Molecule: TPP riboswitch aptamer (THI element)
Organism: Deinococcus cavernae
RNA sequence: GCACGUCAACAGGGGUGCUUUCCGCGCAGUGCGGAGGGCUGAGAGGGCCAGCGGGCCUAACCCUAGAACCUGAACUGGGUAACACCAGCGGAGGAAGAUUGACGCGAGCGGAAU
Numbered sequence: 001g002c003a004c005g006u007c008a009a010c011a012g013g014g015g016u017g018c019u020u021u022c023c024g025c026g027c028a029g030u031g032c033g034g035a036g037g038g039c040u041g042a043g044a045g046g047g048c049c050a051g052c053g054g055g056c057c058u059a060a061c062c063c064u065a066g067a068a069c070c071u072g073a074a075c076u077g078g079g080u081a082a083c084a085c086c087a088g089c090g091g092a093g094g095a096a097g098a099u100u101g102a103c104g105c106g107a108g109c110g111g112a113a114u
Base pairs, nucleotide, nucleotide: 001109002108004104005103006102007101008100009099010097011064012063013062014061017039018038019037020036021035022034023033024032025031045058046057047056048055049054069094070093071092075088076087077086078085
């Protein structure tokens, strides 16, 4: 010095589910909207557009060499009121800085001096 760890800055990526009460709309409907609860989680927030299974902006949170997140997946097993709730899938594929600075570390790699 590199690697590694923590923090910060700016840049970028991502998800926003399940269920229930009341009211309204609708009737192909486990549907849509408003207001309030419950579950898991770091995170299920707000606004606008549309009128439907979405789109855009923004807050917080997480992630940037990889389990953040997506595909597989209307998947498989377990559990639950229900759900990516848990595990598998996964030594699968994809995925955004391998940026800059500060502090640390010295057991890993390399260099210089003695």